[in-house]
Context: one part of a larger RNA
Molecule: small-subunit ribosomal RNA, 5' domain
Organism: uncultured bacterium
RNA sequence: AGAUAAACGCUGGCGGCGUGCCUAACACAUGCAAGUCGAACGGGCGAAGCCAUAAAGUUUACUUUAAGGCCUAGCUAGUGGCGGACGGGUGAGUAAUGCGUGAGCAACCUGCCUUUCAGAGGGGGACAACAGUUGGAAACGACUGCUAAUACCGCAUGAUGUAUUUUGGGGGCAUCCUUGAGAUACCAAAGAUUUUAUCGCUGAAAGAUGGGCUCACGUCUGAUUAGUUAGUUGGUGGGGUAACGGCCUACCAAGACCGCGAUCAGUAGCCGGACUGAGAGGUUGAACGGCCACAUUGGGACUGAGAUACGGCCCACACUCCUACGGGAGGCAGCAGUGGGGAAUAUUGGGCAAUGGGCGCAAGCCUGACCCAGCAACGCCGCGUGAAGGAAGAAGGCUUUCGGGUUGUAAACUUCUUUUAUCAGGGACGAAAUAAAUGACGGUACCUGAAGAAUAAGCCACGGCUAACUACGUGCCAGCAGCCGCGGUAAUACGUAGGUGGCGAGCGUUAUCC
Numbered sequence: 001a002g003a004u005a006a007a008c009g010c011u012g013g014c015g016g017c018g019u020g021c022c023u024a025a026c027a028c029a030u031g032c033a034a035g036u037c038g039a040a041c042g043g044g045c046g047a048a049g050c051c052a053u054a055a056a057g058u059u060u061a062c063u064u065u066a067a068g069g070c071c072u073a074g075c076u077a078g079u080g081g082c083g084g085a086c087g088g089g090u091g092a093g094u095a096a097u098g099c100g101u102g103a104g105c106a107a108c109c110u111g112c113c114u115u116u117c118a119g120a121g122g123g124g125g126a127c128a129a130c131a132g133u134u135g136g137a138a139a140c141g142a143c144u145g146c147u148a149a150u151a152c153c154g155c156a157u158g159a160u161g162u163a164u165u166u167u168g169g170g171g172g173c174a175u176c177c178u179u180g181a182g183a184u185a186c187c188a189a190a191g192a193u194u195u196u197a198u199c200g201c202u203g204a205a206a207g208a209u210g211g212g213c214u215c216a217c218g219u220c221u222g223a224u225u226a227g228u229u230a231g232u233u234g235g236u237g238g239g240g241u242a243a244c245g246g247c248c249u250a251c252c253a254a255g256a257c258c259g260c261g262a263u264c265a266g267u268a269g270c271c272g273g274a275c276u277g278a279g280a281g282g283u284u285g286a287a288c289g290g291c292c293a294c295a296u297u298g299g300g301a302c303u304g305a306g307a308u309a310c311g312g313c314c315c316a317c318a319c320u321c322c323u324a325c326g327g328g329a330g331g332c333a334g335c336a337g338u339g340g341g342g343a344a345u346a347u348u349g350g351g352c353a354a355u356g357g358g359c360g361c362a363a364g365c366c367u368g369a370c371c372c373a374g375c376a377a378c379g380c381c382g383c384g385u386g387a388a389g390g391a392a393g394a395a396g397g398c399u400u401u402c403g404g405g406u407u408g409u410a411a412a413c414u415u416c417u418u419u420u421a422u423c424a425g426g427g428a429c430g431a432a433a434u435a436a437a438u439g440a441c442g443g444u445a446c447c448u449g450a451a452g453a454a455u456a457a458g459c460c461a462c463g464g465c466u467a468a469c470u471a472c473g474u475g476c477c478a479g480c481a482g483c484c485g486c487g488g489u490a491a492u493a494c495g496u497a498g499g500u501g502g503c504g505a506g507c508g509u510u511a512u513c514c
Stems, first nucleotide, its partner, number of pairs: 002513003006510005013383006019376002021341001026339003030336003035082003040079002043076003049070003053066006089294003098219008108211002113207007121155001123153002130145006161186011191199003220266003227257003232254008269291004273284004297316004319330004347373001349372003355369001356367004386416004396407004422450005430441001458503005463484003469498005479486002
């Protein structure tokens, strides 16, 4: 000099774009953050409409009222489907089950999506809801009875599927792999609707996407850590997995790693990148993007195409809350917000208008993702705080050798301008497919007009390094200081003033990196 997720001191006009708990992965009041589908299903409620009954009034076919029935639109607790494995947060752990780069799987899976082929026949029994009874303070249940389905279970059919097997061809060092033709065995389904067209359902093949696994190399410090290891290293049989494998198990062998640093200990998420530097390198990993790990702590499985299952389940510990003392409830490292810690970090805001996601045929619903607004000079960038003229070089201040010098064209004064701020009028793009409708931001940006220099400058330094000097006060005191060093009566180094220099809505200081 440059840089920062910065903080502190003094000061502070506006706008754009970004950024904003680095500390206690500390504890959390409250609200919201994951729902959706009635075009899967039976119920329940049910405007309107229709039906019939009774009463009353007009008056002889209408009106009103009342309690009913059928129930359309609609709404919905429950069964069922899909989604809650994405999106969002954090960096505790992890030095390699991670990450980065490059290979590989002849050892694998893949819901939704795309393409292709084939199919969807015929039955059954339940369980919620509901009704009745009943337990409990509550959370939540128990018993009996009824019922539907795209819920569940048999039967049939079925290959290009799976398993076993026969055989021909090809490949491989080998366990074997691949391809063609057979044989045997096994496995499927669901319907809905505005009803003939859509959306679904079942099996298979391929693709795409997303994952799983393996290998090589690289990946901080310490030897004041030198030996480590028994499922340990390998083999065989078996089990398990989507799949390979000591992944697990029985037996057999005695191996495996290590001075090219094993093991142990400490520290740490890794990378694309960022900062700096001429580069080599050093430092770093906030924001944005990729991967990983975690969800109060520890453990476990279930469901599912998929699970570290943050806003799922079970168990245990700690903590908090409710309780009728019998028992229950909870998990902000989601968005806001609170306490605490700290030098230090924001609103309990608006909207689904856009982009994207979930569900749905759709309309649409949900979405603290996201888009916006609020707060903060925290950073970068831009603009302004006037412009031109103006010497009686005014007054005042400071200084003086008392002549003057300086502040200084600076001011006053004259003539202009109106960015910005203020007020008034107009007023968007972002909104798309196919007509209409649809904007939180926002009456915002922007445009036009009005008045008036009006609304807007500070901070640090001035001994040398280092641009910029005098006076007074003080008298080794008070103090300064990055280094050298200043101060003991003429201090350009302390304090104040005038002047000057530097930067400027900032300027200095501190911390950290190069």